[in-house]
RNA sequence: AUGGGGCUCUGGAGAAUCUCUUAAGUGAGUGCCGAAGGUGCAAGGCGAGGUUGUUUCUGCCGAAUCUCUCAGGCAAAAGGACAGAGAAACGC
Numbered sequence: 001a002u003g004g005g006g007c008u009c010u011g012g013a014g015a016a017u018c019u020c021u022u023a024a025g026u027g028a029g030u031g032c033c034g035a036a037g038g039u040g041c042a043a044g045g046c047g048a049g050g051u052u053g054u055u056u057c058u059g060c061c062g063a064a065u066c067u068c069u070c071a072g073g074c075a076a077a078a079g080g081a082c083a084g085a086g087a088a089a090c091g092c
Stems, first nucleotide, its partner, number of pairs: 007086005016030001018029003031074003037070001038068001040066001044061003047057002
C1' cells in the first nucleotide's frame, strides 16, 4: 500500500395499523412483499461414456439486487441486502 472478516457510527426499499380471536403480535384465515438466512441456474469447469472426429449426459461444481417464497416481513420501533465513514488487531 492492498484485501477479508468482525466491531462502532450514518444512510437504507417493498408489502393489510386487513378479518376473526386472545390476558398477550395468543391463535387462525385471506391478500401481499423480497433486501436477514436459504432454494434454483448461465457461461465456464470437472467427471463419466462413446467416436477417426464433430459430440453425449436423470452426474458434480458453478454468480447476482435474477428466481422461488421454505424462513422472514407488510403503522411505528426493531430488523434490514447494500453503501459511506471511523478505530484497533490479525493474515498475505